Predicted 3D model of a 71-nucleotide RNA (transfer RNA) from Linckia laevigata. Its mean pLDDT, the model's own confidence on a scale to 100, is 83.
RNA sequence: GUGAAUUUAAUUUAACUUAAAAAUAUUUGAUUUGCAAUCAGAAAAUUUGGGUUCAAGUCCCAGAAUUCACA
Repeated sequence: GUGAAUUUAAUUUAACUUAAAAAUAUUUGAUUUGCAAUCAGAAAAUUUGGGUUCAAGUCCCAGAAUUCACA
C1' cells in the first nucleotide's frame, strides 16, 4: 500500500429498523453485635461525523482505534 473483521454501562455479553436487556462490579436500604452471604432498589452504554427512513445499535458513505491476511 491492498483486502477483510470488530467497536453497546467500569467489565463480559444480548437486541427482527418500531420501549436499549441481562450478569458481574459500584452504590443505597433491609437483615447481622460486626463482616460475608442473601433480599429489595438506584446510577451507568450503542467509536465519531454525515445520509436514507415516519422511525437506525441495526441499512449506506466517510473518518478513528484494534486485529488478521496479502504485498